[in-house]
Context: one part of a larger RNA
């Protein structure tokens, strides 16, 4: 001088765009942050419609049952997603980062092109019954379905092979419909979505080498699965990753170990540059989820909002047992100098589910609040000498505030109010038309066309009127360094002070006042960094 996630005083008008617990990874009331498919299934607890039977009479309405028959749809079963998105930085000085190589790997959704999808079985949970328990949760007996489960059969361009051979799978739904059959349920034939198997590919993981990535030597020796090899187990996958025998290696002043620090980066900041310092917001790795440990599903975990076990805390409790985990978003309490609403919307971008309309989405987009920061803009403009009053100063003459006020003449930004109004919306429902499919002018997809809708923000941006200078200026400092100077008052006192330093009766340096200087919604100090 720069710069900032800044705090503190003094003051504050409006806007756009950013940012907002650097501290206790303290310890959390409450609500909300992961669901969804009924086009996988058996059902029908809620809700609405039908239909039936009864009962009222207003004779087409109302009330009562029953009835999955229809829209849907509690719970349950099954699929797919809770591994993504968010979040804070305790732990890691190397199992990380980041740069650059590798070879011994898997990969759910998706692409693409083969190939198959026959035919049987037994349960089980919803349910019903009984029952234990305060609860949480369960037990016992029966009943039931499936795209849930488990054999048969096929079997290769997978797998193993003594090259002869051996083994290894599946599930259905929905929609439409000429002919044939039908036990009127459908079979059959088609379309779409599904399945199961190899193979490519494309993401995504994992795994390995190398060079670089703080401080300390008042840390110098350090290691027994250590270091190699052979065989084994294991794992997707290499490998002492594990395990059995054998050798006795390996690291280390080019700093091993051992002790302190700390998430790393792309960046950010200063600085002519080299170099420092840093690692907030934003992207990208990587560890974490109350502590510690462990597996389970699963393509993916050793899983923030899953399970088990330990432990700490809190909280119910019939004392016999139980339940939680805000480092998601708000918010509380609490530490701090010091850090936001217990909003709004899923309208847009994105995700999970679903054919799909659609649901869910504290990601997101939005508002609120902070002058925390950068930027933009207002607080008027011209004119106005009787140099007005008043304040200060004075050599008493006068000088200064000062065109500066009033006065005249304007203008209306921004604020306010009446209006009016884009963009942010692409889709999507419901028809036509044409083209593919198909036995088929169903159905279905694809393009195109037409009706109809969808905006949280938001009283929008921006436009038009309106009305009236009308609602908007501080801080700091004036002895030199350093723009900027007098006058009282104070009398080494009360103060100042960043450095020299100032103040003991004429203080330009302390306090007030005129008055100047500087920057302006700020200005100034403090504490950091360069």
């Nucleotide at each position: 001088g720069a710069u900032a996630g800044a705090a503190c005083g003094c003051u504050g008008g409006c806007g756009g765009c950013a940012g907002g617990c650097c501290u206790a990874a303290c310890a959390c009331a409450u609500g909300c942050a992961a669901g969804u498919c009924g086009a996988g299934c058996g059902g029908u607890a809620a809700c609405a419609g039908g239909a039936a039977u009864u009962a009222g009479c207003u004779u087409g309405c109302u009330a009562a049952u029953u009835u999955g028959c229809u829209g849907a749809c509690g719970a349950g079963c099954g699929g797919c997603g809770g591994a993504c998105g968010g979040g804070g930085g305790g732990g890691u000085a190397a199992u990380g980062c980041c740069u650059g190589g590798g070879a011994a790997u898997a990969u759910g959704c998706c692409u693409u092109a083969g190939u198959g999808u026959g035919g049987g079985g037994g349960a089980u949970a919803a349910c019903u019954a009984u029952u234990g328990g305060a609860a949480a949760c369960g037990a016992u007996a029966g009943c039931u379905a499936a795209u849930a489960c488990c054999g048969c059969a096929u079997a290769a361009c997978c797998u193993c092979u003594u090259c002869g051979g051996a083994g290894u799978a599946a599930a259905g739904c929905a929609g439409g419909g000429g002919a044939c059959c039908u036990u009127c349920g459908g079979g059959c034939c088609u379309u779409g979505c599904g399945c199961g198997u190899a193979a490519a590919g494309a993401u995504u993981a994992g795994c390995c080498c190398a060079a670089g990535u703080g401080g300390g030597a008042u840390u110098a020796g350090c290691u027994a699965g250590u270091u190699g090899g052979u065989g084994a187990g294991g794992u997707a996958a290499u490998g002492g990753a594990u395990c059995a025998c054998c050798a006795a290696g390996g690291c280390g002043a080019c700093g091993a170990u051992c002790c302190c620090u700390a998430g790393c980066u792309g960046g950010u900041u200063u600085g002519a540059g080299a170099g420092g310092a840093u690692g907030a917001u934003c992207a990208g790795c990587c560890a974490c989820a109350c502590u510690g440990g462990a597996a389970c599903u699963g393509a993916g975990a050793c899983a923030c909002g899953g399970u088990c076990c330990a432990g700490a805390c809190u909280c119910c409790u019939a004392c016999g047992g139980g339940a939680g985990g805000c480092a998601g978003c708000a918010g509380u309490g609490g530490g701090g100098a010091a850090u936001a609403u217990u909003g709004c919307a899923c309208a847009a971008u994105g995700g999970g589910g679903g054919a799909a309309a659609c649901c869910c989405u504290g990601a997101u987009g939005c508002a609120g609040c902070c002058a925390u920061g950068c930027c933009g803009c207002g607080u008027g403009u011209a004119u106005g000498a009787a140099g007005a009053a008043g304040g200060c100063c004075u050599u008493c003459g006068g000088g200064u505030u000062g065109u500066a006020a009033a006065g005249u003449a304007c203008u209306u930004u921004c604020a306010g109010u009446c209006g009016u109004g884009a963009g942010g919306a692409a889709g999507g429902u419901c028809g036509g038309u044409a083209c593919g499919u198909u036995a088929a002018u169903a159905g279905c997809g694809u393009a195109u066309u037409g009706u109809c809708u969808u905006g949280a923000c938001g009283u929008u941006a921006g436009c038009u009127g309106c009305a009236g200078a009308a609602g908007a200026a501080g801080c700091a400092c004036c002895g030199g360094c350093u723009a900027a100077c007098u006058c009282c008052g104070u009398g080494c006192c009360a103060g100042u002070a960043g450095c020299c330093g100032c103040g003991g009766u004429a203080a330009u340096a302390c306090g007030g006042a005129g008055g100047g200087u500087g920057c302006g919604a700020g200005c100034g100090u403090u504490a950091a960094u360069c």